[in-house]
Model confidence (mean pLDDT): 80 of 100.
A computed fold for a 73-nucleotide RNA from an Oscillospiraceae bacterium, annotated as transfer RNA.
It was read from a public genome assembly.
The source organism's lineage runs through Bacteria, Bacillati, Clostridia, Eubacteriales and Oscillospiraceae.
Rfam family: tRNA. From the family's description: Transfer RNA (tRNA) molecules are approximately 80 nucleotides in length. By type it is a transfer RNA.
Order: sequence, then structure tokens, then C1' cells
RNA sequence: CGGGGUGUAGCGCAGAUGGUAGCGCGCUUGGUUCGGGACCAAGAGGCCGGGAGUUCAAGUCUCCCCACUCCGA
Repeated sequence: CGGGGUGUAGCGCAGAUGGUAGCGCGCUUGGUUCGGGACCAAGAGGCCGGGAGUUCAAGUCUCCCCACUCCGA
């Protein structure tokens, strides 16, 4: 320098053909227990790496950047 992949909740991931985001673990509260763990119930937490564009509508399409990673030179 060229090409590919990844970037979504604290962590690991899912989100067919665009229609306002979900699962597991963790966390909080309550129950159970002498207490803890385990278990049960409820709940909080992300606007989706940044910007622009297309569209009535974009995590999802297009372009430019950034980070990590792989291949090539």
C1' cells in the first nucleotide's frame, strides 16, 4: 500500500427478504434459608464504532473515516 472479516446492554453473542432491538451470563429488588449458595418471581440497563447519503421508515442498503483482526505485496 491492496483485499477480506468484525465493531449491537458490563461480558459473550442473535437480530431471514429495511418497519422503532433480543438471548445467555452478570447486576438490582423480593421470595425461599439461621446465613450463603442453588432455585423461583419481578426489574434496571444499549439508539446499534463515528459521520454523511438513499428511503415514509435503516442495526439492516450506499459512501467516507476510526479501531481490532486475517491474507497478500